This is a predicted complex of two RNAs, RNase P RNA and transfer RNA, with 432 nucleotides together. It holds a member of the Rfam family "Bacterial RNase P class A". Its family is annotated with tRNA processing, ribonuclease P activity and dimeric ribonuclease P complex in the Gene Ontology. About the family: Ribonuclease P (RNase P) is a ubiquitous endoribonuclease, found in archaea, bacteria and eukarya as well as chloroplasts and mitochondria. By type it is a ribozyme.
RNA sequence: GAGCCGGCUGAAUGGUCGCUCUUCCGUAAUGGGAGGGAGGAAAGUCCGGGCUCUACAGGACAGGGUGCCAGGUAACUCCUGGGGGAUGCGAAUCUACGGAGAGUGCCGCAGAAAAUAUACCGCCUAAGCCCCUCGGGGCCGGUAAGGGUGAAAUGGUGUGGUAAGAGCGCACCGCGCUACUGGUAACAGUGGUGGCAGGGUAAACCCCACCCAGAGCAAGACCAAAUAGGGGAACAGGCGGCGCAAGCCGUAACGUGUGGUCCGCACGGUUCCCGGGUAGGUCGCUUGAGGUGCAUGGUGACGUGCAUCCCAGAUGAAUGGCCAUUCAUGACAGAACCCGGCUUAUAGGCCGGCUC
RNA sequence: GGGCCGUUAGCUCAAUUGGCAGAGCAAGGGACUCUUAAUCCCUAGGUUGGAGGUUCGAUUCCUCCACGGCUCACCA
Numbered sequence: 001g002a003g004c005c006g007g008c009u010g011a012a013u014g015g016u017c018g019c020u021c022u023u024c025c026g027u028a029a030u031g032g033g034a035g036g037g038a039g040g041a042a043a044g045u046c047c048g049g050g051c052u053c054u055a056c057a058g059g060a061c062a063g064g065g066u067g068c069c070a071g072g073u074a075a076c077u078c079c080u081g082g083g084g085g086a087u088g089c090g091a092a093u094c095u096a097c098g099g100a101g102a103g104u105g106c107c108g109c110a111g112a113a114a115a116u117a118u119a120c121c122g123c124c125u126a127a128g129c130c131c132c133u134c135g136g137g138g139c140c141g142g143u144a145a146g147g148g149u150g151a152a153a154u155g156g157u158g159u160g161g162u163a164a165g166a167g168c169g170c171a172c173c174g175c176g177c178u179a180c181u182g183g184u185a186a187c188a189g190u191g192g193u194g195g196c197a198g199g200g201u202a203a204a205c206c207c208c209a210c211c212c213a214g215a216g217c218a219a220g221a222c223c224a225a226a227u228a229g230g231g232g233a234a235c236a237g238g239c240g241g242c243g244c245a246a247g248c249c250g251u252a253a254c255g256u257g258u259g260g261u262c263c264g265c266a267c268g269g270u271u272c273c274c275g276g277g278u279a280g281g282u283c284g285c286u287u288g289a290g291g292u293g294c295a296u297g298g299u300g301a302c303g304u305g306c307a308u309c310c311c312a313g314a315u316g317a318a319u320g321g322c323c324a325u326u327c328a329u330g331a332c333a334g335a336a337c338c339c340g341g342c343u344u345a346u347a348g349g350c351c352g353g354c355u356c
Numbered sequence: 357g358g359g360c361c362g363u364u365a366g367c368u369c370a371a372u373u374g375g376c377a378g379a380g381c382a383a384g385g386g387a388c389u390c391u392u393a394a395u396c397c398c399u400a401g402g403u404u405g406g407a408g409g410u411u412c413g414a415u416u417c418c419u420c421c422a423c424g425g426c427u428c429a430c431c432a
């Protein structure tokens, strides 16, 4: 000088006027004192859990998710450590990384052939047949080394071999199977063995292993007006009859609406009680898988023990405005039931470790 | 606050086992006509919202973002 990784911070101080919550004092009410008052992401709502209601004997199917190994955790698709692979000189970073020796599907164009294989150009005439001017040519054939196509062509390099070739033989590399050794395991190493098992794609269907009820605090619980409607009780109500009376029986009238009118049809008093539910209110609501410090186990994620602290809780929704000084011109951005992660946004400043 | 959808040409919409991104209207040019309209012919126009990944190949499959919509007939 150029880089890699990790952690912290995210204007400070004072004055003044407000907002909200808790608590104390006082009160008819107003009020007064003290204390607390946004973040590392409060965001996206992408995962996981707590909590609440609904459903549920158990199991299976369907559907969804995860996918190298071991561990951490309440749980996870997260984290830690390790293995394999890829990139980089390196510090390091990335990695949906089970199975294509179960089955099915797909692989456009080009190309001979894209998956029970096959032969366009080429290479070769050893064997067989034909022609012949005896140089050779043709047929029948052999071959996949070379060229060409494609993202991908049935192990790679070399050598022997051959008419030319070919795992046809051999050596090394790769691959499969197997034994031993190391490791908890993934896996690695060494030896033996097989001429090669027959392309790619599972973020295509699928197979294997494991996991998973659904909805969400506008969940849910409680209290509960006015008005309307539901149920119940009591009382009142025109006329006639019976009865001393209380009351009983019968009967239809009256009012409103419909309608031009009549008939008809519908509704119909007062008071009290009950339960459902609305407005509204209360709870859920913030003490929690909490923070900080010390000790301790572990490589680490994290666990254990002790001490100490209480640190927003609103519901039209508070956390703000102004002034002064300094640095500087203050980035991304504002809680709404709560936690653990991931992802995304972020001016600048500080610290530590490491590489070339 | 929670939940659920959508984004393809200027506009409205298509596009399925992943294989050349299309249609109608609009726009431009030409023909017809004295001229215009209508009609006919031709043409251009695409970061498939953005970035990354899987794959030979992505509008399509996966992940992360951005923007917009559904408001008491998505939920009180």
Stems, first nucleotide, its partner, number of pairs: 001356009011326007019037007039332001043343002046341005051216004063212005068082005083097001084095004098207002103205002105201003120147002122143003128139004155173006174196001175194008220283004230274006238251005254268005290309008327330001357431002359426005366381004375412001383399005405421005
Model confidence (mean pLDDT): 78 of 100.